[in-house]
Context: one part of a larger RNA
RNA sequence: GAUGAACGCUAGCGGGAGGCUUAAUACAUGCAAGUCGAACGGUAAGGUCUUGCUUGCAAGAUACACGAGUGGCGAACGGGUGAGUAACGCGUACACGACCUACCCUCAAGAGAGGAAUAGCCCUGGGAAACUGGGAUUAAUACCUCAUGUGAUUAUGAUUAAUAAAGGUUCAUAAUUAAAGUUUCGGCGCUUGAGGAUGGGUGUGCGUUAGAUUAGCUAGUUGGUAGGGUAACGGCCUACCAAGGCGACGAUCUAUAGGGGGCGUGAGAGCGUGAUCCCCCACACGGGUACUGAGACACGGACCCGACUCCUACGGGAGGCAGCAGUAAGGAAUAUUGGACAAUGGGCGAGAGCCUGAUCCAGCCAUCCCGCGUGCAGGAUGAAUGCCCUAUGGGUAGUAAACUGCUUUUAGAUAGGAAGAAUAGCUUGUAUUUAUAUGAGUGUGACGGUACUAUCAGAAUAAGCACCGGCUAACUCCGUGCCAGCAGCCGCGGUAAUACGGAGGGUGCAAGCGUUAUCC
Numbered sequence: 001g002a003u004g005a006a007c008g009c010u011a012g013c014g015g016g017a018g019g020c021u022u023a024a025u026a027c028a029u030g031c032a033a034g035u036c037g038a039a040c041g042g043u044a045a046g047g048u049c050u051u052g053c054u055u056g057c058a059a060g061a062u063a064c065a066c067g068a069g070u071g072g073c074g075a076a077c078g079g080g081u082g083a084g085u086a087a088c089g090c091g092u093a094c095a096c097g098a099c100c101u102a103c104c105c106u107c108a109a110g111a112g113a114g115g116a117a118u119a120g121c122c123c124u125g126g127g128a129a130a131c132u133g134g135g136a137u138u139a140a141u142a143c144c145u146c147a148u149g150u151g152a153u154u155a156u157g158a159u160u161a162a163u164a165a166a167g168g169u170u171c172a173u174a175a176u177u178a179a180a181g182u183u184u185c186g187g188c189g190c191u192u193g194a195g196g197a198u199g200g201g202u203g204u205g206c207g208u209u210a211g212a213u214u215a216g217c218u219a220g221u222u223g224g225u226a227g228g229g230u231a232a233c234g235g236c237c238u239a240c241c242a243a244g245g246c247g248a249c250g251a252u253c254u255a256u257a258g259g260g261g262g263c264g265u266g267a268g269a270g271c272g273u274g275a276u277c278c279c280c281c282a283c284a285c286g287g288g289u290a291c292u293g294a295g296a297c298a299c300g301g302a303c304c305c306g307a308c309u310c311c312u313a314c315g316g317g318a319g320g321c322a323g324c325a326g327u328a329a330g331g332a333a334u335a336u337u338g339g340a341c342a343a344u345g346g347g348c349g350a351g352a353g354c355c356u357g358a359u360c361c362a363g364c365c366a367u368c369c370c371g372c373g374u375g376c377a378g379g380a381u382g383a384a385u386g387c388c389c390u391a392u393g394g395g396u397a398g399u400a401a402a403c404u405g406c407u408u409u410u411a412g413a414u415a416g417g418a419a420g421a422a423u424a425g426c427u428u429g430u431a432u433u434u435a436u437a438u439g440a441g442u443g444u445g446a447c448g449g450u451a452c453u454a455u456c457a458g459a460a461u462a463a464g465c466a467c468c469g470g471c472u473a474a475c476u477c478c479g480u481g482c483c484a485g486c487a488g489c490c491g492c493g494g495u496a497a498u499a500c501g502g503a504g505g506g507u508g509c510a511a512g513c514g515u516u517a518u519c520c
Base pairs, nucleotide, nucleotide: 001519002518003517005516006515007514008513009512012372013371014370015369016368017367018365019364020330025328026327027326029325030324031323034073035072036071039070040069042066043065046064047062048061049060050059051058052057053056080283081282082281089208090207091206092205093204094203095202096201099200100199104196105195106194107193108192109191110190112146113145114144115143122135123134124133125132126131151177152176153175154174155173156172157171158170160168181188182187209255210254211253216246217245218244221243222242223241224240225239226238227237228236258280259279260278261277262273263272264271265270285306286305287304288303289302308319309318310317311316336362338361339360340359344358345356346355347354348353375406376405377404378403385397386396387395388394389393412456413455414454415453416452420447425442426441427440428439429438430437431436432435464509465508466507467506468505469490470489471488475504476503477502478501479500485492486491
């Protein structure tokens, strides 16, 4: 000098930031991922309309709306944590002739004909529950078959450029392989392929803690051939063959640890560190496995084993806060079971809109940084009083107070009162390329009656903490008497203690000041 700090004493305000470093311990409760009726069969509730009457019900309709269900997209993002990991994990620089990429953009070509089911609804069983069985029937952008094949894929044959090399380019033949509708008639979707963009996957050079009181390690081990598997290369996996591969330039083993941008310190070199924010990685009660999907081996999905907790009618079931709050425990120690989707962003939707503990705000805490205030000017019988002395006197607190004048930041009262809002939608005008751009109006604020502004009265509402032997700025008196005690180091204290305790005075910093811990 610094800190995600804690503790002691003290405490007026504002702005900005930060806030479980310990038990990756266990979790009550609520919320944190939905959305689309412009894909579908439909209608549980509500609105509107019609009819009937028993006047608050029944039936029907509805291009109002929509529970449950089928289907689509999303749920792989966003949010949390740092347990594991000494590794191509991360950083940096290259490579992929060995790769994938939903939604988005551009281009090319297409969308013909049929079919069988199934949830829901209805009927009927089982079970305490979770849930689940059977029958009948129905729809789709759900599922299946056929046709077409610009193309694509596979096989065979040929062709050709660069490169060290390799699965590159182009052509021919054969086989295989597509589609879905909806509509307010404008569109929005669907299928195949090429390119782009974005995001990912893989390989490699170099760098990346300590220990030799760890010296040898290794059988899928190292390489080859063939096959399987993958989006893709590869012992990634399998069979066979060979006997290799790594290591004092530190293998193996052990310990510790997420990595980086950064942050602290320092003139720098360096040393220490990895909170907040950003990028990457890993994990989601412990362990394992795959399914779905463009993408997961998936925090709020599935299955199995295990530990733990809960419900039970004892037959059987349910659960996973390292999401946001909150609880218990641990600890020196770390906050509210708050408001809003107004803004920014995300998901779905044509849109209106819905969802969003992301986010934006508010609450708590002097935890840190910054700013402001606690008054200003005059005023000497240098009052009283305290303390000190060489004591009829003097010094000091001290212009300090009283007293006189002034100001009103801030706190208080009263009144006004934002920016953040641009949109989208709706109404309407203009331009044309007819669905886009642009103009006008309307319309939307959690924070918040907040920030800010004006007025009012009145010095009114506001100072502490540590130290005073030297280092180190600041000295006397009293008490104590190697006691009580102090102390960072040197050291003080045994009767005149500037070092202990108190007082007066002083010094330093100041809404803080000291102590402890850690780093330079």
Annotation:
Small-subunit ribosomal RNA, 5' domain from an uncultured bacterium, 520 nucleotides, folded computationally. Rfam family: Bacterial small subunit ribosomal RNA.